This is a predicted complex of two RNAs, RNase P RNA and transfer RNA, with 481 nucleotides together. Rfam match: Bacterial RNase P class A. About the family: Ribonuclease P (RNase P) is a ubiquitous endoribonuclease, found in archaea, bacteria and eukarya as well as chloroplasts and mitochondria. By type it is a ribozyme.
RNA sequence: UAUGCAGACUGGGUGACCGCCGCCCCGAUUCGUCGAGGGGGAGGAAAGUCCGGGCUCCUCUGGGCAGGGUGCUGGGUAACUCCCAGGUCCCGGCUUCGGCCGGGAACGGAAAGUGGCACAGAAACAUACCGCCCCGAUUCGUUGGGGCAAGGGUGAAAUCGGACGGUAAGAGCGUCCGGCUGUCUGCGGUGACGCAGCGGCGGCUAAACCCCACCUGGAGCAAGGCCAAAUAGGGGGACACAGGCGCCCGGCCCGUCCCCGGGUUGGCUGCUUGACCGCGGCGGCAACGUCGCUCCGCCAAAAGCGGACUUCCCGGCUUCACCGCCGGGCAAGGGCUAGAUAGAUGGUCACCGUUCUUCCUCAACCGAAGAAUACAAAACCCGGCUUACAGGUCUGCACCACCC
RNA sequence: GGCGACGUAGCCAAGUGGUCUAAGGCGGAGGUCUGCAAAACCUCUAUUCGGCGGUUCGAAUCCGCCCGUCGCCUCCA
Numbered sequence: 001u002a003u004g005c006a007g008a009c010u011g012g013g014u015g016a017c018c019g020c021c022g023c024c025c026c027g028a029u030u031c032g033u034c035g036a037g038g039g040g041g042a043g044g045a046a047a048g049u050c051c052g053g054g055c056u057c058c059u060c061u062g063g064g065c066a067g068g069g070u071g072c073u074g075g076g077u078a079a080c081u082c083c084c085a086g087g088u089c090c091c092g093g094c095u096u097c098g099g100c101c102g103g104g105a106a107c108g109g110a111a112a113g114u115g116g117c118a119c120a121g122a123a124a125c126a127u128a129c130c131g132c133c134c135c136g137a138u139u140c141g142u143u144g145g146g147g148c149a150a151g152g153g154u155g156a157a158a159u160c161g162g163a164c165g166g167u168a169a170g171a172g173c174g175u176c177c178g179g180c181u182g183u184c185u186g187c188g189g190u191g192a193c194g195c196a197g198c199g200g201c202g203g204c205u206a207a208a209c210c211c212c213a214c215c216u217g218g219a220g221c222a223a224g225g226c227c228a229a230a231u232a233g234g235g236g237g238a239c240a241c242a243g244g245c246g247c248c249c250g251g252c253c254c255g256u257c258c259c260c261g262g263g264u265u266g267g268c269u270g271c272u273u274g275a276c277c278g279c280g281g282c283g284g285c286a287a288c289g290u291c292g293c294u295c296c297g298c299c300a301a302a303a304g305c306g307g308a309c310u311u312c313c314c315g316g317c318u319u320c321a322c323c324g325c326c327g328g329g330c331a332a333g334g335g336c337u338a339g340a341u342a343g344a345u346g347g348u349c350a351c352c353g354u355u356c357u358u359c360c361u362c363a364a365c366c367g368a369a370g371a372a373u374a375c376a377a378a379a380c381c382c383g384g385c386u387u388a389c390a391g392g393u394c395u396g397c398a399c400c401a402c403c404c
Numbered sequence: 405g406g407c408g409a410c411g412u413a414g415c416c417a418a419g420u421g422g423u424c425u426a427a428g429g430c431g432g433a434g435g436u437c438u439g440c441a442a443a444a445c446c447u448c449u450a451u452u453c454g455g456c457g458g459u460u461c462g463a464a465u466c467c468g469c470c471c472g473u474c475g476c477c478u479c480c481a
């Protein structure tokens, strides 16, 4: 340098002409608007609507149930199915075999209970088909009783794996090494967990029911509020021992609930400055938290320079100590901000940028021509996740090839 | 814009962890029958359940993410 992986960032530029939607200001107005000027006008995902929160309404959102969600530990946050750090397990690479590096995980409980495990197989959680061993019978072909679970066979899965001992044959029956596990003991850690000892060997499945711990009221800006216009405050049903608010209890409504029918298809508001971005100090491994983003002078102004202030650090004075005072050192002191309502944010042309192809050339550069320039677009607002995305930039890691 | 439901052959659809050739009907193709047709009868018609990934020994079925289709939601009295 090239390739691969991971992470972060970016997401064409300038000008002219013609338009579109708000805002400010000036003028005219028949109050409907019209004209001139100024300034603003999509995204990293605006998307999917998968989570969480703000906000608003419902009838107190009160207790219980049901339902739903989350699931290693600790922290962060307004909150989270999010983020950060760590633990365990799995995968890949390296290794001096001690470990190290990178990536991934819906990662509580199967030793509380219930269910399922098709086919095959003797047997799927309780057992013996072939087989091995002992005793007896025997017409020597076999057969009766007992013991075993090593080997074979079936299966996705067969009662911890290997070696040695042991035995009639065998078996965690015993020993050593290894694996898994425990409401056990000790030590370390906030904890998940780790190490050592002791005991055990209990199949898998909880993205099956379930158990445990924690969280959770419902609806959604077409929520909701105000004004205006129009119409049939019409019809049917349920009922007061009732009905409605998911169920029960409390509580509330007292003409309440459900269905059909009628009118309108207007305006204002909610509505955009916010858990915002950036910079700097301090705390923290990090996610993140917290504080500040002012004033004065020189200069016509900007830029720049100097000083003050705030926090932190160092030294000194004072004090029992804190506070306080003095001196010195170190910073930053900025920015953004669509509000349309059938839905604006666009179109054409020229030039430039980037990439590709062709021509020119021995090849490259330069030059010329042509093509391409992604995914996609707000609709109450934020924090995440997921998915889509041409090209480019940066950082880290990996190994191989080339060059020095 | 918000909320909800669904996706199995050309069409309608059953099946909700297990014989793995996914029930059936309509339709279509071929055949038998007939002089020719109709009807009837027989055979075939899904390389796999919208797509991808995961859980599981095993997925149309359970879970996650995408894709597509359909339905409901204005205001007044």
Base pairs, nucleotide, nucleotide: 001401003398004397005396006395007394008393009392010391012352013351014350015349016348017347018346020041021040023038024037026035027034028033043375047386048385050384051383052382053381054380055220056219057218058217060250062249063248064247065246067216068215069214070213071212072086073085074084075083076082087107088105089104090103091102092101093100094099108211109210113209114208115205116204117203126159129152130151131148132147133146134145135144136143137142160178161177162176163175164174165173179201180200181199182198184197185196186195187194188193224269225268226267227266234260235259236258237257238256239255243253244252245251262480263479276335277334278293279292280291281290282289283288294308295307296306297305298304309333312329313328314327315326316325317324353373354372355371356370357369358368359367405477406476407475408474409473410472411471414430415429416428422461431449432448433447434446435445436444454470455469456468457467458466